Description: Predicted 3D model of a 71-nucleotide RNA (transfer RNA) from an uncultured Erysipelotrichaceae bacterium. The coordinates come from a structure-prediction model, not an experiment, and the mean pLDDT is 83. Its Rfam family is "tRNA". From the family's description: Transfer RNA (tRNA) molecules are approximately 80 nucleotides in length. By type it is a transfer RNA.
RNA sequence: GCCACUUUAGUUCAACGGUAGAACGGUUGCCUUGUAAGCAUCAGAAGGUGUUUCGACUACGCCAAGUGGCA
Numbered sequence: 001g002c003c004a005c006u007u008u009a010g011u012u013c014a015a016c017g018g019u020a021g022a023a024c025g026g027u028u029g030c031c032u033u034g035u036a037a038g039c040a041u042c043a044g045a046a047g048g049u050g051u052u053u054c055g056a057c058u059a060c061g062c063c064a065a066g067u068g069g070c071a
Base pairs, nucleotide, nucleotide: 001070002069003068004067005066006065007064010024011023012022013021018054026042028040029039030038047063048062049061050060051059
């Protein structure tokens, strides 16, 4: 320098055009003499900017970051 892929919650990952979910982690409560475990509950996220669409995490363009391959 060229090509491909990835970017969603604190972490690891789903959902392929129609209300963004799960696990772990965190808060609060219950339980216990106490702690752990267990049960219940609550909070928490779309890399940025445009386009298409009635409607975009999803499709398209550009930018940014990261990973891999080739030279």